The RNA shown here (transfer RNA) has 75 nucleotides and comes from bacterium (Candidatus Torokbacteria) CG_4_10_14_0_2_um_filter_35_8. Its Rfam family is "tRNA". By type it is a transfer RNA. From the family's description: Transfer RNA (tRNA) molecules are approximately 80 nucleotides in length. Gene Ontology term of the family: triplet codon-amino acid adaptor activity. RNAcentral holds the sequence, with entries from ENA.
RNA sequence: GCCAACAUAGCUCAGUGGUAGAGCAGCUGUUUUGUAAACAGUCGGUCGGGGGUUCGAGUCCCUCUGUUGGCUCAA
Numbered sequence: 001g002c003c004a005a006c007a008u009a010g011c012u013c014a015g016u017g018g019u020a021g022a023g024c025a026g027c028u029g030u031u032u033u034g035u036a037a038a039c040a041g042u043c044g045g046u047c048g049g050g051g052g053u054u055c056g057a058g059u060c061c062c063u064c065u066g067u068u069g070g071c072u073c074a075a
Base pairs, nucleotide, nucleotide: 001071002070003069004068005067006066007065010024011023012022013021018055026042027041028040029039030038048064049063050062051061052060
């Protein structure tokens, strides 16, 4: 330099155009002498930035940024 994939909750990840979800973590409660575990409940994200298409975009298109992988060149 070229190509591809990825970016969604604190973490790991779903969600292929129609109200953004799960597990774990956190918090509260029940249980226990207490802690853990278990069970119940609850909190938490305008979806990496910008623009476009559409009645409607996390989802489709363009661009930028970042991460990862591959290829090539040079050292």